[in-house]
Context: one part of a larger RNA
RNA sequence: GCCGGCGAGUUAUUGGUGUGUGGCGAGGUUAAGGCGUAUGUCGAAGCCGCAGCGAAAGCGAGUCUGAAUAGGGCGUACAGUCGCAUGCUAUAGACCCGAAGCCGAGUGAUCUAUCCAUGGGCAGGGUGAAGCGAGGGUAAGACCUCGUGGAGGCCCGAACCCACCUAGGUUGAAAACUGGGGGGAUGACCUGUGGAUAGGGGUGAAAGGCCAAACAAACUCGGUGAUAGCUGGUUCUCCCCGAAAUAGCUUUAGGGCUAGCGUCACGCGUUCCGCAUUGGGGGUAGAGCACUGAUUGGGCUAGGGGGCCGACAAGCUUACUGACCCCAGUCAAACUCCGAAUCUCAAUGCGCUAGAGCGUGGCAGUCAGACUGUGGGGGAUAAGCUCCAUGGUCGAAAGGGAAACAGCCCAGACCGCCAGCUAAGGCCCCUAAGUGUGUACUAAGUGGGAAACGAUGUGGAGUUGCCCAAACAGCCAGGAGGUUGGCUUAGAAGCAGCCACCCUUUAAAGAGUGCGUAACAGCUCACUGGUCGAGUGAUUCCGCGCGGAAAAUGUAACGGGGCUCAAGUACACCGCCGAAGCUGCGGAUUUCCGUCAAUAGCUCGGCCCUUUUCCUUCGGGAACUGGGUCUAGGCGACGGGAGUGGUAGGGGAGCGUCGAGCAGCCCAUGAAGCGGCGGCGUAAGCCAGCCGUGGAGGCUGUUCGAGUGCGAAUGCCGGC
Numbered sequence: 001g002c003c004g005g006c007g008a009g010u011u012a013u014u015g016g017u018g019u020g021u022g023g024c025g026a027g028g029u030u031a032a033g034g035c036g037u038a039u040g041u042c043g044a045a046g047c048c049g050c051a052g053c054g055a056a057a058g059c060g061a062g063u064c065u066g067a068a069u070a071g072g073g074c075g076u077a078c079a080g081u082c083g084c085a086u087g088c089u090a091u092a093g094a095c096c097c098g099a100a101g102c103c104g105a106g107u108g109a110u111c112u113a114u115c116c117a118u119g120g121g122c123a124g125g126g127u128g129a130a131g132c133g134a135g136g137g138u139a140a141g142a143c144c145u146c147g148u149g150g151a152g153g154c155c156c157g158a159a160c161c162c163a164c165c166u167a168g169g170u171u172g173a174a175a176a177c178u179g180g181g182g183g184g185a186u187g188a189c190c191u192g193u194g195g196a197u198a199g200g201g202g203u204g205a206a207a208g209g210c211c212a213a214a215c216a217a218a219c220u221c222g223g224u225g226a227u228a229g230c231u232g233g234u235u236c237u238c239c240c241c242g243a244a245a246u247a248g249c250u251u252u253a254g255g256g257c258u259a260g261c262g263u264c265a266c267g268c269g270u271u272c273c274g275c276a277u278u279g280g281g282g283g284u285a286g287a288g289c290a291c292u293g294a295u296u297g298g299g300c301u302a303g304g305g306g307g308c309c310g311a312c313a314a315g316c317u318u319a320c321u322g323a324c325c326c327c328a329g330u331c332a333a334a335c336u337c338c339g340a341a342u343c344u345c346a347a348u349g350c351g352c353u354a355g356a357g358c359g360u361g362g363c364a365g366u367c368a369g370a371c372u373g374u375g376g377g378g379g380a381u382a383a384g385c386u387c388c389a390u391g392g393u394c395g396a397a398a399g400g401g402a403a404a405c406a407g408c409c410c411a412g413a414c415c416g417c418c419a420g421c422u423a424a425g426g427c428c429c430c431u432a433a434g435u436g437u438g439u440a441c442u443a444a445g446u447g448g449g450a451a452a453c454g455a456u457g458u459g460g461a462g463u464u465g466c467c468c469a470a471a472c473a474g475c476c477a478g479g480a481g482g483u484u485g486g487c488u489u490a491g492a493a494g495c496a497g498c499c500a501c502c503c504u505u506u507a508a509a510g511a512g513u514g515c516g517u518a519a520c521a522g523c524u525c526a527c528u529g530g531u532c533g534a535g536u537g538a539u540u541c542c543g544c545g546c547g548g549a550a551a552a553u554g555u556a557a558c559g560g561g562g563c564u565c566a567a568g569u570a571c572a573c574c575g576c577c578g579a580a581g582c583u584g585c586g587g588a589u590u591u592c593c594g595u596c597a598a599u600a601g602c603u604c605g606g607c608c609c610u611u612u613u614c615c616u617u618c619g620g621g622a623a624c625u626g627g628g629u630c631u632a633g634g635c636g637a638c639g640g641g642a643g644u645g646g647u648a649g650g651g652g653a654g655c656g657u658c659g660a661g662c663a664g665c666c667c668a669u670g671a672a673g674c675g676g677c678g679g680c681g682u683a684a685g686c687c688a689g690c691c692g693u694g695g696a697g698g699c700u701g702u703u704c705g706a707g708u709g710c711g712a713a714u715g716c717c718g719g720c
Stems, first nucleotide, its partner, number of pairs: 001720006011092003015089010027048003033042003052059002062074004095233002098230001102223006113197009122187001124156003127152001131148006160184003164181005199215001201211003236654006246259005260366002262363007270354001271356001273351009286338001287336002292332003296328004303321002305318004369394010399410003414587004419583003425577003428561003434574001436573006447563001453547002457544010474531005480504003485499003510525001514523002588644009601635003605630005612623004655709001657706010673693005678687003
């Protein structure tokens, strides 16, 4: 890992509260217990209901409050009760598995920590303390020398002990080792044996270390199924409906409670919703400046400052400042003289009958939302950012499109069909459908990524200058004189700079457009003539293009191929393709409406006839079998309309397993089980029949009861 088996909403309480159903009914019912084995009977204590109100005394269809004969609160009308089944709930382990932990009683010092007692061990080599002796020395000493001696948590280094470095090992040879080096090695040394200290305790040269391979409180058993607002798991099928990720509060924020939103039952019966009309609400968008503030320029000018003047006062003046007022121009979420659209309230009318609305009750789930359009706050007019509001989608939605792509676009999948029409989006090939039509544009592969900004790209629409009395461009020629203007300067002659910018000759020529010189010179331009012969400049707007444009494996910024009067772009038009949308045909189911006669049947109840049994007051009554008839409904049948995506979740109907009661049936002429063939049902599933195996029980109907359905729980056990 696979296969097989096991594996999770149970049980109790005359608990609570709903629903279904049944008995009795102003009543209903027993409990313990007794008698007893009939699955019954006795047992009235008790409980619920029949009356409430008040804290209570108490009063009572009323009562409480109150001074009240007031008002108000709660009552007074409306059937309950006891079983059974079932939803939920309370208390219990309460759907299952899962802690770390807490407490109690015990077991541990054969590991290890420290201690006690008693034993053992330390090759060899070195150093050479005290003391002592001898000699020297002294008054005697001290002291010196030589020898002897053999001290030391002394030195070197095996055994022994340790574990500093490094390499290997790391599913190891080993749950701490091995190799090579390293430290201690007469000591606070190492070690054998026996003994002591025990869990909030020991022991600790102290690391929270050690106390039997895991110690910030050992291990074993018990309390114990501790608790777990947390994680995981929770087993057959089909049908109907179908959420939420919000508000308030919360030692609350990944939990909860109430409301909101779902479902089911009952009740009301169009109240809902949409549109229209009429009448109200409002202060947003926009706009405006009348208020509150902000704000630019000008005018007028009070006040202030400066200057002049002045003994003071006054006066004059001002390229300073500047209120109010006036003119012109602006801004505002917390400004408004104004003011929409949308929205909202009510009434009326019309439409709508929908899984519309409202009320009461049972049962929930939801309280992490996501993106997108629009209006805003925060942020940086950042974020796949964050917080609101209002729509949509996803969530819980499959299908088609967007190459691929929860949240975008189209569109909401009951089932079947080798039928049709469309949506978004497409129609050269991959790839279904146009190499469609018309008119333009683009030359950049723009299309098929990007800004400010830049540019004789190109197309279109304007405005305007010059122009056959000859424009624009080119070419030929002129471009002069006063004068080297004045100033400045070493120089300044058109051309460093400052000032002025005249006059003359002329077809025209600046006191000079640029290059140039040290300064001149020189070249050139403006301007003019000639030549040539038709357009040539400026500017504005619009369409499409160009540059701006750098990233890491390989084109890689159309999905690809490939595309240029397009297979790009714009406008207009025709056709087609295209989905689980719509239509057609067939089928299923839910719900509503109609019919049930004349087409079948079942069923509650009433009436009539009848079979049998029992009772009998002999009139009849009760139960039962069969038939007929009546009324209403249900099941069901037929016809028609509408519906049938779905997570959490609510509701409904079923399948299957095991066992029990009753009725029936099969089986050695072969039960169950297993293998195979074949068939049926909307599903869970089921089976007529046949073959093989197997060798003793099994099945059907109905009612009842459950250890009742496995793929997941790092599930448990087994096998491979």
This is a predicted structure of a 720-nucleotide part of an RNA (large-subunit ribosomal RNA, domain II) from a soil metagenome. Model confidence (mean pLDDT): 83 of 100.